[in-house]
Molecule: SAM riboswitch aptamer (S box leader)
Organism: Sporolactobacillus putidus
RNA sequence: AAUCUAUCCAGAGCGAUUGAGGGACUGGCCCGAUGACAUCCGGCAACCUGCAGGACAUAUGUCCUCCAAGGUGCCAAUUCCAGCAAAAUGGUGUUCCAUUUUGGAAGAUAGGCA
Numbered sequence: 001a002a003u004c005u006a007u008c009c010a011g012a013g014c015g016a017u018u019g020a021g022g023g024a025c026u027g028g029c030c031c032g033a034u035g036a037c038a039u040c041c042g043g044c045a046a047c048c049u050g051c052a053g054g055a056c057a058u059a060u061g062u063c064c065u066c067c068a069a070g071g072u073g074c075c076a077a078u079u080c081c082a083g084c085a086a087a088a089u090g091g092u093g094u095u096c097c098a099u100u101u102u103g104g105a106a107g108a109u110a111g112g113c114a
Base pairs, nucleotide, nucleotide: 003112004111005110006109007108008107013041015040016039017038021031022030023029025083026082027081028080042075043074044073047071048070049069050067052065053064054063055062056061079106084103085102086101087100088099089098090097091096
């Protein structure tokens, strides 16, 4: 890198170092010398492991709750918004525009599989 499953409207610093870029991509719109990004510390959360309690099964497994010790992850804005399609409503220069909803695509994270 491929593939499958789940999740993505909650949550998280008035710290230290550094110093010009950053928000995946494209378009927009934002963040940023009143210091972004990154690193460290700190924190949030509970996907996996593990501790504890419970239910059901007994092929020692599945499910629920709790803790937050270990492995990740995350800590501007809903994944910042849209990107493709459909429907509804409105406009209208007529298959074009806007808004809303639904589904998808892309992406991110975790776990599984070869």